[in-house]
RNA sequence: ACCGAACAGGGCAAACCCGCUGCGAGGCGGGGACGCAAAGUCACCGGUCUUUUGUCGCCAAAAGACAGCGGGACCGCCGGUC
Numbered sequence: 001a002c003c004g005a006a007c008a009g010g011g012c013a014a015a016c017c018c019g020c021u022g023c024g025a026g027g028c029g030g031g032g033a034c035g036c037a038a039a040g041u042c043a044c045c046g047g048u049c050u051u052u053u054g055u056c057g058c059c060a061a062a063a064g065a066c067a068g069c070g071g072g073a074c075c076g077c078c079g080g081u082c
Stems, first nucleotide, its partner, number of pairs: 001081004011036002016031006034068001040074003044071003047066008
């Protein structure tokens, strides 16, 4: 650098339910596992979503959300190849 998830130690946790929180998208904690080899971190680019304003063209602006939508950056466990 590349490949992998059979090995060892293990890790994370979708939907759904409960509690708290936010106008909302959502977030946090508990239960729960659909999945994940970066489902670790970062809103830089694209995308989607929310609120408000303008406007009534699903268009623009502002402020936000999503890292389990794609790209990018940084860091990292185990095994293998060079």
A computed fold for an 82-nucleotide RNA from Thiobacillus sp., annotated as c-di-GMP-I-GGC riboswitch aptamer. Taxonomically the source falls in Thiobacillus (Bacteria, Pseudomonadati, Pseudomonadota, Nitrosomonadales). The sequence was found by an Rfam model in a public genome assembly. The coordinates come from a structure-prediction model, not an experiment, and the mean pLDDT is 85.